Model confidence (mean pLDDT): 81 of 100. FMN riboswitch aptamer (RFN element) from Siminovitchia fortis, 144 nucleotides, folded computationally. Its Rfam family is "FMN riboswitch aptamer (RFN element)". Its family is annotated with FMN binding in the Gene Ontology. Rfam describes the family as follows. The RFN element is a highly conserved domain that is found frequently in the 5'-untranslated regions of prokaryotic mRNAs that encode for flavin mononucleotide (FMN) biosynthesis and transport proteins. The RNAcentral record of the sequence draws on Rfam. NCBI's taxonomy places the organism under Bacteria, Bacillota, Caryophanales, Bacillaceae, Siminovitchia.
RNA sequence: UUUUUCCUUCGGGGCAGGGUGAAAAUCCCGACCGGCGGUGAUGAGACAAGUGUCUCUUAGUCCGUGACCCGGCUCGGCAACGAUCCGGUGGAUUUGGUGAAAUUCCAAAGCCGACAGUGAAAGUCUGGAUGGGAGAAGGAAAAA
Repeated sequence: UUUUUCCUUCGGGGCAGGGUGAAAAUCCCGACCGGCGGUGAUGAGACAAGUGUCUCUUAGUCCGUGACCCGGCUCGGCAACGAUCCGGUGGAUUUGGUGAAAUUCCAAAGCCGACAGUGAAAGUCUGGAUGGGAGAAGGAAAAA
């Protein structure tokens, strides 16, 4: 340094202002938000001094992935049901510019967002959830 196992901690943001109405943070105008890993030509820094190396940083819409939902095996349970694992489902981008190279940079205009609930249809309210979780950091042991 890498791999495996284990432990601890951490691990999601957002309707201002207005219209209609008996009633809307749900409709309309408008406003706001962007999980995690990868890629990456952005930006910053360090070293070296030739044109490189290293570190940090850079995508909601590219690649993959998590929450929700569905199915199956196994185990536990009289049962209802629960747990691990596996599988399925799972939204959305173009144009112009620069350039050797960009769906990532710059400019402009778009688009998307689980389930249940609700005086009225929800990405933003309430709830499952003091849950789960991709993963991140730190630590321990073993092996190479």